[in-house]
C1' cells in the first nucleotide's frame, strides 16, 4: 500500500410510508372596536399596500402546511458519521445574513448518564462543551499455565496505567 473484517444499552447514516405534535395556531370569511402604519424571514436598500381605513384587539364560522419528532419496509455502510473554518454554486426583488447542496481543510474511537450553552412552538429532539462511569481496541506493567537444575523466557483469565480511528485485527 491492497483486500477482508471487528467495535454496538435500536452500531452509523439515508429512508418510501405512517402517527402524533405543530394547532383549534397561521390563513380565510363576517361582525365590531381601532386610527397609522404594514408586507416582501431578518438588517439596509428598493418596491408595493394603506384615512375609499394599515397594524392590532375581540367574537363567530372555517381551518392548514413546513421545519423538528416517534415508528419504520427498504437501501448504503464500519470515518460508518457528526461538528467547526475557508471557497464557489443555487434559492428568496437587490446586497449582506440565512437556508440547501458541492469542494477543501481541521476536530471527534463509540454509545450512555448528569450539568451548562445553542437551536427549537416544545419540559421533544438535535448539536457543542465539561464531568463521570461503561464499552471496544492497542501498548506498557502486574499476573504466571508452561518451561528449567536454577534463572531467563512466557500463553490465557484477571487487574492497573496510558494512547487515539491517520487507530486496531487477519491475509498478501
Nucleotide at each position: 500500500g491492497a483486500u477482508a473484517g471487528a467495535g454496538g444499552u435500536u452500531g452509523c447514516g439515508u429512508g418510501a410510508u405512517u402517527c402524533a405534535u405543530a394547532a383549534g395556531u397561521a390563513g380565510c370569511a363576517u361582525a365590531c372596536c381601532g386610527g397609522a402604519u404594514g408586507u416582501g424571514g431578518c438588517a439596509g436598500g428598493c418596491a408595493c399596500a394603506g384615512g375609499a381605513g394599515a397594524a392590532g384587539a375581540u367574537a363567530u364560522g372555517u381551518g392548514a402546511a413546513a421545519g423538528g419528532g416517534g415508528a419504520g419496509a427498504a437501501c448504503g455502510c464500519c470515518g460508518a458519521a457528526a461538528g467547526g473554518g475557508c471557497c464557489g454554486c443555487a434559492g428568496u426583488c437587490c446586497u449582506g445574513u440565512c437556508u440547501g447542496g458541492g469542494g477543501u481543510u481541521c476536530u471527534u474511537g463509540g454509545g450512555c448518564a448528569u450539568g451548562g450553552a445553542a437551536u427549537g412552538a416544545a419540559c421533544a429532539g438535535u448539536u457543542c462543551c465539561a464531568u463521570g462511569a461503561c464499552u471496544g481496541u492497542c501498548a506498557u506493567c502486574u499476573g504466571g499455565a508452561u518451561g528449567c537444575a536454577a534463572g531467563a523466557a512466557a500463553a490465557a483469565a484477571a487487574g492497573a496505567u496510558g494512547g487515539g480511528g491517520c487507530g486496531c485485527u487477519a491475509u498478501c